[in-house]
RNA sequence: AUCAAGAGGAGUGGAGGGACUGGCCCGUCGAAGCUCCGGCAACCCCCCCGACCUACAUACGGGGAAGGUGCCAAAUCCAGCAGGCAAAAAGAAAGCUUGCGAGAU
Numbered sequence: 001a002u003c004a005a006g007a008g009g010a011g012u013g014g015a016g017g018g019a020c021u022g023g024c025c026c027g028u029c030g031a032a033g034c035u036c037c038g039g040c041a042a043c044c045c046c047c048c049c050g051a052c053c054u055a056c057a058u059a060c061g062g063g064g065a066a067g068g069u070g071c072c073a074a075a076u077c078c079a080g081c082a083g084g085c086a087a088a089a090a091g092a093a094a095g096c097u098u099g100c101g102a103g104a105u
Stems, first nucleotide, its partner, number of pairs: 001105003008037005016026003020080004038072003043068002045064002048062003076102001081099005
């Protein structure tokens, strides 16, 4: 800085998984893990162009995807802490929104 976009098959394995807590989901019509192949994206990276500049380089904007990461159910699945708005009000349940935190890259 970004996180409502995007992208999964096979083999193996045999009960868990979605970070955490609560909720809600996914899973013996086969979870996690591992292997192979494929894909998405553009953080690192590569190349070119533009603008600036006397010029070069850096940075910025645009482009690419060979390599290194990452990712390929659901908005980071939703909420969590604090505030605002609306509705309701006997009680319970519960909507919208702003900022923060936590997490991931």